[in-house]
This is a predicted structure of a 73-nucleotide RNA (transfer RNA) from a Holosporales bacterium.

RNA sequence: AGGAGCAUAGCUCAAUUGGUAGAGCGUCGGUCUCCAAAACCGAAGGUUGUGGGUUCAAUUCCUACUGCUCCUG
Repeated sequence: AGGAGCAUAGCUCAAUUGGUAGAGCGUCGGUCUCCAAAACCGAAGGUUGUGGGUUCAAUUCCUACUGCUCCUG
């Protein structure tokens, strides 16, 4: 320099052909227990990397940028 992939909750990851963003772990509260752990019940937690475009509607499609990873030279 050229090419490809990834970016979503504190962490690891989903989200069907564009139609109200979820799970596990973790955190907090409760039940149970002499206390704790385990188990069970419940809750909080998100500008979907940033800007723009298409659309009635965008995590999803298009585009530029930023960061990370890989390949080629």